[in-house]
RNA sequence: UUCCCGAUAGCUCAGCUGGUAGAGCGCCGCACUGUUAAUGCGGUGGUCCGUGGUUCGAUCCCACGUCGGGGAG
Numbered sequence: 001u002u003c004c005c006g007a008u009a010g011c012u013c014a015g016c017u018g019g020u021a022g023a024g025c026g027c028c029g030c031a032c033u034g035u036u037a038a039u040g041c042g043g044u045g046g047u048c049c050g051u052g053g054u055u056c057g058a059u060c061c062c063a064c065g066u067c068g069g070g071g072a073g
Stems, first nucleotide, its partner, number of pairs: 001072007010025004019056001026044006049065005
């Protein structure tokens, strides 16, 4: 210099062909228990990396940039 992959909840990750975002873990409350743990039930969660563009509508498509990983020179 160039090519590819990734960036979504506190963490690990889903999210189909564009239609307003979910799971597990965690955290909080309750039940159960002599207590804790485990278990069950309920609740709690987000400017979808940034800026533009396309579109009636963008996590998703396009361009540029930032950060992380890998390849080529």